[in-house]
RNA sequence: GAAGUCGGAGAGAUGGUCGCGGGCUCGCGCAGCUCGAGGAAAGUCCGAGCUCCACAGGGCAGGGUGCUGGCUAACACCCAGGGGGAGUGAUCCCACGGAAAGUGCCACAGAAAAGAUACCGCCUCGCUGUGGCGGGGUAAGGGUGAAAAGGCGAGGUAAGAGCUCACCGCGUUCCCGGUGACGGGAACGGCAGGGUAAACCCCACCCGGAGCAAGACCAACUAGGGGAGGACGAGGUGGCCCGCCUCGCUAGCACUCCCGGGUAGGUCGCUAGAGGCCGGCGGCAACGCCGGUCCCAGAUACAUGACCGUCGCCGCUUCGGCGGUAACAGAACUCGGCUUACGACCGGCUUCCCCU
Numbered sequence: 001g002a003a004g005u006c007g008g009a010g011a012g013a014u015g016g017u018c019g020c021g022g023g024c025u026c027g028c029g030c031a032g033c034u035c036g037a038g039g040a041a042a043g044u045c046c047g048a049g050c051u052c053c054a055c056a057g058g059g060c061a062g063g064g065u066g067c068u069g070g071c072u073a074a075c076a077c078c079c080a081g082g083g084g085g086a087g088u089g090a091u092c093c094c095a096c097g098g099a100a101a102g103u104g105c106c107a108c109a110g111a112a113a114a115g116a117u118a119c120c121g122c123c124u125c126g127c128u129g130u131g132g133c134g135g136g137g138u139a140a141g142g143g144u145g146a147a148a149a150g151g152c153g154a155g156g157u158a159a160g161a162g163c164u165c166a167c168c169g170c171g172u173u174c175c176c177g178g179u180g181a182c183g184g185g186a187a188c189g190g191c192a193g194g195g196u197a198a199a200c201c202c203c204a205c206c207c208g209g210a211g212c213a214a215g216a217c218c219a220a221c222u223a224g225g226g227g228a229g230g231a232c233g234a235g236g237u238g239g240c241c242c243g244c245c246u247c248g249c250u251a252g253c254a255c256u257c258c259c260g261g262g263u264a265g266g267u268c269g270c271u272a273g274a275g276g277c278c279g280g281c282g283g284c285a286a287c288g289c290c291g292g293u294c295c296c297a298g299a300u301a302c303a304u305g306a307c308c309g310u311c312g313c314c315g316c317u318u319c320g321g322c323g324g325u326a327a328c329a330g331a332a333c334u335c336g337g338c339u340u341a342c343g344a345c346c347g348g349c350u351u352c353c354c355c356u
Base pairs, nucleotide, nucleotide: 001352002351003350004349005348006347007346008345012311013310014309015308016307017306018305020036021035022034023033024032025031026029038328042339043338045337046336047335048334049333050211051210052209053208062207063206064205065204066203067081068080069079070078082096083094084093085092086091097202098201102200103199104196105195106194119142120141121138122137123136124135125134126133127132150168151167153165154164155163169191170189171188172187173186174185175184176183177182215268216267217266218265225259226258227257228256229255232248233247234246235245236244237243275294276293277292278291279290280289281288282287312325313324314323315322316321
């Protein structure tokens, strides 16, 4: 100088005045005290808690995950490792089970794209008008393609070919190391055999649905619903009336009372939690355990703001001062992740190059 990686802090600090939302206290006054946005509060892409609904058990369908071992409430996250790929390197990237269960597909080019095949070529035989033509063998060489039927060398042959051999690759069996993915090695086999599973599919494991407008409780006016009284009829008691008792309850209204459902509205859910910070211990780490300490927004039309002083920071300066204080964004049941957005900045570690 260039680069990689991990982390920090998120655009100020402090005092005053006024204002807004929540809470507490009292001598209830427009009193005092106290708390009041984020690292992503975002996207809603995964995983949970919580609530209601459904549910004997099992299966089908559908969806998800997919190297190994950990971690966790759980996960598609995270940590450690294996394998493959990129880079000189630090380091980064990978849907990374199965193509020897079956099916499908493989554009163009090319002879042939998968039960192999032969355009040029090479070898051989026959014919011949000597230019070639036809039959057979072959797949080493050329050509096509992203990919061509193990690679490369030697032997061999008419020319060739795992036809034979060494090495490499591949397959099977075994040995050693590792918890394992896997790594190292030995013997045997002449080669089984292309790619594609973010194509169908197969294998292993996991998965019920809807969501705080979940859901629980209290509950008005008005208009419906149900019931009782009263009113009406009949009978009884009684000499008769009122009254009282029993039965009926057809029609309809007004009145009084009661019951029940729902709505407006209100209360809860609601923020003390898989919580933050500090220390110790275990572990490479993710993470776990123990101790101490702290309380840190909970609104419902939606609060979190404005001004002034001092200090800090940045820019300009005639050194007196003057100006600015800016990114992305912004709670709405709560957590763990992932992803995306973000001006300027700070720190640790590592790599490569150049110079001394």
The RNA shown here (Bacterial RNase P class A) has 356 nucleotides and comes from a Candidatus Krumholzibacteriia bacterium. A source record names the gene rnpB. The source organism's lineage runs through Bacteria, Candidatus Krumholzibacteriota and Candidatus Krumholzibacteriia.